Molecule: transfer RNA
Organism: Candidatus Wolfebacteria bacterium GWA1_42_9
RNA sequence: GGGGGCAUGGUAGAGUGGCAACACGUGGCAUUCGCAUUGCCAAGACCCGGGUUCGAUUCCCGGUGCCUCCA
Numbered sequence: 001g002g003g004g005g006c007a008u009g010g011u012a013g014a015g016u017g018g019c020a021a022c023a024c025g026u027g028g029c030a031u032u033c034g035c036a037u038u039g040c041c042a043a044g045a046c047c048c049g050g051g052u053u054c055g056a057u058u059c060c061c062g063g064u065g066c067c068u069c070c071a
């Protein structure tokens, strides 16, 4: 210098045009003498900018970062 892949709550990680699941973690309540465990409830995310579309986390372009291959 060139090619490819990835980017989603605090963490890990599905989903792939119709507003995002699950787990751990966090907060509250219950249980306990107390802690832990357990049960219930709640909050919390689509890397950034543009385009296409009635509608974009998803498709297209560019940027940024990371991984990987070639030189």
Stems, first nucleotide, its partner, number of pairs: 001070007010024002018054001026042005047063005